[in-house]
């Protein structure tokens, strides 16, 4: 220096152009004589930027970091 691949909630991962989900944590509140357990419910999210496009997390293009590989 060159290809590859990931980056979605606080954490682990789903999803793949048409409201963004799920588990565990977190708040409430029910149950308890407390606690934990267990139910109910509720905030919280697509690594920056720019580009297509009626609409982008999704396609593209730069950047960033992390990993693999060949020199």
């Nucleotide at each position: 220096g060159c290809g590859g691949g990931a980056u979605u909630a606080g954490u682990u991962u789903a999803g793949u152009g048409g409201u963004a989900a799920a588990a565990c944590a977190c708040g409430a509140c029910u149950c308890u004589u407390c606690c934990a357990a267990a139910g109910u419910u509720g905030a919280g999210u697509c690594g920056g930027g720019a580009g297509u496009u009626c609409g982008a997390u999704u396609c593209u293009c730069c950047c960033a970091u992390c990993c693999c590989g060949c020199a």

RNAcentral holds the sequence, with entries from ENA and MGnify. Transfer RNA from a Minisyncoccota bacterium, 71 nucleotides, folded computationally. The same sequence occurs in records of 2 taxa. The coordinates come from a structure-prediction model, not an experiment, and the mean pLDDT is 82.